Source information
Small-subunit ribosomal RNA, 5' domain from a metagenome, 526 nucleotides, folded computationally.
Context: one part of a larger RNA
């Protein structure tokens, strides 16, 4: 000199854009943060409508009939998104390769989607318990579950053969049939098997990745082989047997410290330091362990066990996990609101409408940082008054003020008012599909709507210089000097050093210098 996720002191007008628990991975009150689908299913607790009945004429009852839908079965999603950096010095990261693998949803292709069965929730009845919850019996549906058939280019094979699947739902409709429910045709969405792709993930190898030798030897599933088991898959991954290997001064082992990288800061560079925000990867979710489900987890807001802690209890037993967003206590020099909205972007579910979304977009707080603007402009010498200095003549503050003439940025008040909005939806045209002018699909045209921010940005008008400057320093380094007070005292100080009676170095004043909505100090890095 540059820089900071900074803090402290004094001061503080506005805006834009960023950033904001670095400490206790300490403990957490409260609310919210993951649901959705009735176009899979049986149904009807609530709301609304409709129909019917009763009457007391505005109420009661009945009917899942309709819109919808509590609880339940089932599907998909809760493995993403969000947080944190405790652990980890290599089961990690970065870069470059590799072969023995899996991959829901998505894309393209091929072939199917035939025929049956028995249950379990909900519900009803009974029971136990303070509660959480649970038990017994009975009824029932499905895209839940299980067989049969068929089966390839799938799997196994001793090459003879063997094994193995599925589920329906919705829209529309001219003939034909009909038990008036539909069958049937067609379209869409699904389902099954399989082949490719894409995406994602698992595994292996090489190189690199902090300090200590006041850590020198370490290792028995250890190193390799054969065989088996296990896994999606290779492999001591596991096991049986066999051999005795493997690593190490090119630093093994042990100990300490630490998430890694793109990057960031600094520097001419080499390098050094660092890893907040943003992006990629990893690890973790009260502490330790375990598996289940699933395409994917050994799963932050799932399950089980143990432990510590907190809460409820009828003392028998139960409930919980903010390193999600806010917020509280605590720790600390120190770090924000228990805000609004799904309008946009993105995600989950759904055919869609839509619902959910503390992701996200916004707003609030903080000079925490960067950038921009303003706090007036011109004129004005009697060089006013006052202050300070003085050699008492004057000098300086100083065109500074006042006065005169103007302007109105920003803030204030009033009005006008973009863009962030494209879609969805409705109407319609010609196409595709089809038996079809239905339905459905994509394309084009037209139309109706959708904004949290928001009192938006921007623009116009109104009033009046009106509302807006401080901080540090002035001995040398280092830009900037005099007076008074003090008298080795009080004090200053980054280094040298000042102060013991004329201190440009302490304290005050006048003046000056430097930065400026900031200025200094402290801490840290280069």
């Nucleotide at each position: 000199g540059a820089u900071u996720g900074a803090a402290c002191g004094c001061u503080g007008g506005c805006g834009g854009c960023a950033u904001g628990c670095c400490u206790a991975a300490c403990a957490c009150a409260u609310g919210c943060a993951a649901g959705u689908c009735g176009a899979a299913c049986g149904g009807u607790a609530a709301c609304a409508g409709c129909a019917g009945a009763g009457c007391u004429u505005g109420c009661u009852c009945u009917g899942g009939c309709u819109g919808a839908c509590g609880a339940g079965u089932g599907g998909c999603g809760g493995a993403c998104g969000g947080g944190u950096g405790a652990g980890u010095a290599a089961u990690a990261a970065a870069u470059a390769g590799g072969a023995a693998u899996c991959u829901g949803c998505c894309u393209a292709g091929u072939a199917g989607u035939g025929g049956g069965g028995g249950a379990c929730a909900a519900c009803g009845u009974g029971g136990u318990g303070a509660a959480a919850a649970c038990c017994a019996c009975g009824c029932u549906a499905a895209u839940a579950c299980c067989g049969c058939a068929u089966g390839a280019g799938c799997c196994c094979u001793a090459c003879g053969g063997g094994g193995g699947a599925a589920a329906g739902c919705g829209g529309a409709g001219g003939a034909u049939c009909u038990u008036c429910g539909g069958a049937c045709u067609u379209c869409g969405c699904g389902c099954u098997a399989u082949u490719a792709g894409a995406u994602g993930a698992g595994c292996c190898u090489a190189u690199u990745u902090c300090u200590g030798a006041u850590u020198a030897g370490c290792u028995u599933g250890u190193u390799g082989g054969u065989g088996a088991g296990g896994u999606a898959a290779u492999g001591g991954c596991u096991c049986a047997c066999c051999a005795a290997g493997g690593c190490g001064a090119c630093g093994a082992u042990c100990a300490g410290u630490a998430g890694c990288u793109g990057g960031u800061u600094u520097g001419a560079g080499a390098g050094a330091a660092u890893g907040a925000u943003c992006a990629g990867c990893c690890a973790c979710a009260c502490u330790g362990g375990g598996a289940c489900u699933g395409a994917g987890a050994c799963a932050c807001g799932g399950c089980c066990c143990a432990g510590a802690c907190u809460c409820c209890u009828a003392c028998g037993g139960g409930a919980g996990g903010c390193a999600g967003c806010a917020g509280u206590g605590g720790g600390g020099a120190a770090u924000a609101u228990u805000u609004g909205a799904c309008a946009a972007u993105g995600g989950g579910c759904g055919a869609a409408a839509g619902c959910c979304u503390g992701a996200u977009c916004c707003a609030g707080c903080a000079a925490u940082g960067c950038c921009g603007c303003g706090u007036g402009u011109g004129u004005g010498a009697a060089g006013a008054a006052g202050g300070c200095c003085u050699g008492a003549g004057g000098g300086u503050u100083g065109u500074a003020a006042a006065g005169c003439a103007c302007u109105u940025u920003c803030a204030g008040c009033a009005g006008u008012g973009a863009g962030g909005a494209a879609a969805u939806c409705c109407u319609u045209a010609a196409g595709g599909u089809u038996a079809a002018u239905a339905c459905c699909c994509g394309u084009g045209a037209g139309g109706c709507u959708u904004g949290a921010c928001g009192u938006u940005a921007a623009c116009u008008g109104c009033a009046g210089a009106a509302g807006a400057a401080g901080c540090a320093c002035c001995g040398g380094c280092u830009a900037a000097c005099u007076c008074c007070g003090u008298g080795c005292c009080a004090g200053c100080a980054g280094c040298c050093g000042c102060g013991g009676u004329a201190a440009u170095a302490c304290g005050g004043a006048g003046g000056g210098u430097g930065c400026a909505a900031g200025c200094g100090u402290u801490a840290a890095u280069c």